[in-house]
Context: one part of a larger RNA
RNA sequence: GAUGAACGCUGGCGGCGUGCCUAACACAUGCAAGUCGAGCGAGAAACUCAUGACGGAUUCUUCGGAUGACGGAUUGAGCGGAAAGCGGCGGACGGGUGAGUAACGCGUGGGUAACCUGCCCUAUACAGGGGGAUAGCAGUUGGAAACGACUAUUAAUACCCUAUACUCUUUAAGAAUCGCAUGAUUUUUAAAGGAAAGAUUUAUCGGUAUAGGAUGGACCCGCGUCUGAUUAGCUAGUUGGUAAGGUAACGGCUUACCAAGGCGACGAUCAGUAGCCGACCUGAGAGGGUGAUCGGCCACACUGGAACUGAGACACGGUCCAGACUCCUACGGGAGGCAGCAGUGGGGAAUAUUGCACAAUGGGGGAAACCCUGAUGCAGCAACGCCGCGUGAACGAUGAAGGUCUUCGGAUCGUAAAGAUUCUUUUCUUGGGGAUGAAUAAUGACAGUACUCAAGGAAUAAGCACCGGCUAACUACGUGCCAGCAGCCGCGGUAAUACGUAGGGUGCAAGCGUUAUCC
Numbered sequence: 001g002a003u004g005a006a007c008g009c010u011g012g013c014g015g016c017g018u019g020c021c022u023a024a025c026a027c028a029u030g031c032a033a034g035u036c037g038a039g040c041g042a043g044a045a046a047c048u049c050a051u052g053a054c055g056g057a058u059u060c061u062u063c064g065g066a067u068g069a070c071g072g073a074u075u076g077a078g079c080g081g082a083a084a085g086c087g088g089c090g091g092a093c094g095g096g097u098g099a100g101u102a103a104c105g106c107g108u109g110g111g112u113a114a115c116c117u118g119c120c121c122u123a124u125a126c127a128g129g130g131g132g133a134u135a136g137c138a139g140u141u142g143g144a145a146a147c148g149a150c151u152a153u154u155a156a157u158a159c160c161c162u163a164u165a166c167u168c169u170u171u172a173a174g175a176a177u178c179g180c181a182u183g184a185u186u187u188u189u190a191a192a193g194g195a196a197a198g199a200u201u202u203a204u205c206g207g208u209a210u211a212g213g214a215u216g217g218a219c220c221c222g223c224g225u226c227u228g229a230u231u232a233g234c235u236a237g238u239u240g241g242u243a244a245g246g247u248a249a250c251g252g253c254u255u256a257c258c259a260a261g262g263c264g265a266c267g268a269u270c271a272g273u274a275g276c277c278g279a280c281c282u283g284a285g286a287g288g289g290u291g292a293u294c295g296g297c298c299a300c301a302c303u304g305g306a307a308c309u310g311a312g313a314c315a316c317g318g319u320c321c322a323g324a325c326u327c328c329u330a331c332g333g334g335a336g337g338c339a340g341c342a343g344u345g346g347g348g349a350a351u352a353u354u355g356c357a358c359a360a361u362g363g364g365g366g367a368a369a370c371c372c373u374g375a376u377g378c379a380g381c382a383a384c385g386c387c388g389c390g391u392g393a394a395c396g397a398u399g400a401a402g403g404u405c406u407u408c409g410g411a412u413c414g415u416a417a418a419g420a421u422u423c424u425u426u427u428c429u430u431g432g433g434g435a436u437g438a439a440u441a442a443u444g445a446c447a448g449u450a451c452u453c454a455a456g457g458a459a460u461a462a463g464c465a466c467c468g469g470c471u472a473a474c475u476a477c478g479u480g481c482c483a484g485c486a487g488c489c490g491c492g493g494u495a496a497u498a499c500g501u502a503g504g505g506u507g508c509a510a511g512c513g514u515u516a517u518c519c
Base pairs, nucleotide, nucleotide: 001518002517003516005515006514007513008512009511012389013388014387015386016385017384018382019381020347025345026344027343029342030341031340034089035088036087039086040085047078048077049076050075054071055070059066060065096300097299098298105225106224107223108222109221110220111219112218115217116216120213121212122211123210124209125208126207128162129161130160131159138151139150140149141148142147168193169192170191171190172189173188174187175186176185177184178183198205199204200203226272227271228270233263234262235261238260239259240258241257242256243255244254245253275297276296277295278294279290280289281288282287302323303322304321305320306319325336326335327334328333353379355378356377357376361375362373363372364371365370392423393422394421395419402413403412404411405410428456429455430454431453432452433451437446463508464507465506466505467504468489469488470487474503475502476501477500478499484491485490
């Protein structure tokens, strides 16, 4: 000098930041990923119209009944569009954490003649014909529930068949040009194979194929990347080859066979520790230390394993299996995963609200309106940090009172205070006005906030550590090797500037000290 700090004493305001470093311990509750009716069938409530069982005021009555205002079950039609379902896109982003990892994980520089890429952009061509189901709904039925079973029936941009198709794919045979080997590009012929979907408000939005682009990703290589030799040998898919399989793709990636290799004192193997970097702290620099916040990459999602779907995952809020734990149960069986945002318990020296809003920025869906968004924007709490401001200014000597010291003369606190003396109003209080952020036709959570105007009144606001030397700052009393201090040297045993208190002083100041850690 520094800190994601903690502790002690103290504490006025504002701006901007930061805030579980420990138990990757366990989690109550709420929310954090949906959306599209312009893909599809079906369609509840409410409402409208018609119907009008039944009740029934009134009036008449021969007391049997007639009349039938009004209410209104039911049924039909229209409008309507909730919940659920099929289908599409998105749930691989965004958000969290640092357990694991000493590794092509990261950083940096290259390579792929060994690769993929939804949505987006550009270009070209195309969308002909047909079919069978299924969820939902309904009925029956099992189960406490979770969740099912059977029957009947129905739609699609769901699924299937077929036609056509190119600079598409595969195989075979050539040609030209080029290259750093494997080969690359262009091109010819033959065979085999491969597409599609419609919607509506009629203006569009979608669909299929191919080529190119953009973006994102995959793989490979050089170099760099902590400690230990009181770890010296390690390795059988191991190292290489051939063949096959597999992959988007190269490759022992996998398998069969063959060879016996490969790594290592330039530190293999083993063990310990650790996410890496841009950066941050320190230092004149070289270095040393760190890896919070912000940004890039990686890894993980209760623990271990696995694949499915998909352009993309071996998937935090998906699936399956095993395990530990928690919960429900009718004991047959089921449910769950905060290292998302808040919040709880626990651990700890120690770290915040179960807040507001989608107004802005961005993301998902949608043609759009719009919906969703604990991303984000804001607010709340905390002197945790940095920065800024204030706690008044001027005048004021009977140098007041009082404290302390004293050689008893006085000295000092000290212009300090007082002040019916003069100012100011940052802050503060009260009352008005009141934004920018919104790109306006409209839309502001923050927020009646910032800011501003007026009034009031010195009014609301100073502490902490130290004073032997290092090191700025000294006296008195108490104590008497006691009590105590202490970073080092060292103080204290009766005159202690070193302990305790007081007065005075010094240094910082809404902070000041102590502890811990780094240079």
The part of an RNA shown here (small-subunit ribosomal RNA, 5' domain) has 519 nucleotides and comes from an uncultured bacterium. The full RNA is in RNAcentral, with records from ENA and SILVA.